[in-house]
RNA sequence: AAACGAGACCGGGUGGUCGCGCAGGACGUGUGCCUGCGAGGAAAGUCGGGACUCCACAGGGCAGGGUGCUGGGUAAUACCCAGUGGGGGCGACCCCAAGGAAAGUGCCACAGAGAUGCAGGCGACCGACUGCGGCUUUGCCGCAGUACGGUAACGGUGAAACGGUGCGGUAAGAGCGCACCAGCAGCCAGGCGACUGGCUGGCUUGGCAAACCCCACCUGGAGCAAGACCAAAUAGGAGGGAGAUAGAGUGGCCCGCUCUUCCCUCGGGUUGGUCGCUGGAGGUGCCGGGCAACCGGCAUCCUAGAUGGAUGACCACCACGACAGAAUCCCGCUUACAGGUCUGGUUUCGCU
Repeated sequence: AAACGAGACCGGGUGGUCGCGCAGGACGUGUGCCUGCGAGGAAAGUCGGGACUCCACAGGGCAGGGUGCUGGGUAAUACCCAGUGGGGGCGACCCCAAGGAAAGUGCCACAGAGAUGCAGGCGACCGACUGCGGCUUUGCCGCAGUACGGUAACGGUGAAACGGUGCGGUAAGAGCGCACCAGCAGCCAGGCGACUGGCUGGCUUGGCAAACCCCACCUGGAGCAAGACCAAAUAGGAGGGAGAUAGAGUGGCCCGCUCUUCCCUCGGGUUGGUCGCUGGAGGUGCCGGGCAACCGGCAUCCUAGAUGGAUGACCACCACGACAGAAUCCCGCUUACAGGUCUGGUUUCGCU
């Protein structure tokens, strides 16, 4: 210097003149004045987790649903941190739907001899028999055939073929034996654990659970249009059904418990206001503990609360032109993003 990789941040600001929303203050109580604050890093998606509210005094179970290596963090999670195993990359780093195939069921097309993992003999190799030929002639060699015997090494098919490579051995072969490696089992050691290392050994027992399933753990429902209060108005309406051996009670079923009514059709009244509504699992700074996520202590600050839904317009300067507007709130994940800043690391090249 270039390329790459991980993390954090900015993405409009200052001043002035009018205009808008909220809170507070004073007084001359006003169609006013003053002060302060006023969209995001994702406000998006609505994919997760909760806080909170109600059912409701609300328990137990089944089904259903969710998660799936180990340990830790958190209010909690499928999130975050650290690790283990596997995969990718020269590397810094990145990714994993990562429990169980010996509880059972199911699938593995086509090709191929064979894919009920209870296998399998197509080409081929060896032996035996038969025929022919040759020769150094009662034997050897070569070729062909067989409805015989042995083999599963070599070749072929396939995504995958019943451990791999090498040596010995054999009629030819084969863990048949041996060496190394992989797998499996047992034992020992280390680690909280996932797991790792070592020794010994029979030699050896496909894949898919992102198939059904099994195992372990978690799990009530509905949602701020939740819900609480005030005010006002109307028709304490009409009809039908079930009914105590009954009915109802916020997903389904059962048990328990509570209450005494519940369901359907038609019709009428109210669509007003206040709260919930923003002081928090809150922000910032420093210190301590921890590899880290994070936890603790001290200090300090208050940073939108609309509801026909607030941020607009103009001027000056700097900057910019991206993605894009809160609606109960918070913590995550995912997606979009022009341009720019900072920190650390890896590789290559050059110089010293």

This is a predicted structure of a 352-nucleotide RNA (Bacterial RNase P class A) from a Limnochordales bacterium.
The prediction has a mean pLDDT of 80.
Taxonomically the source falls in Limnochordales (Bacteria, Bacillati, Bacillota, Limnochordia).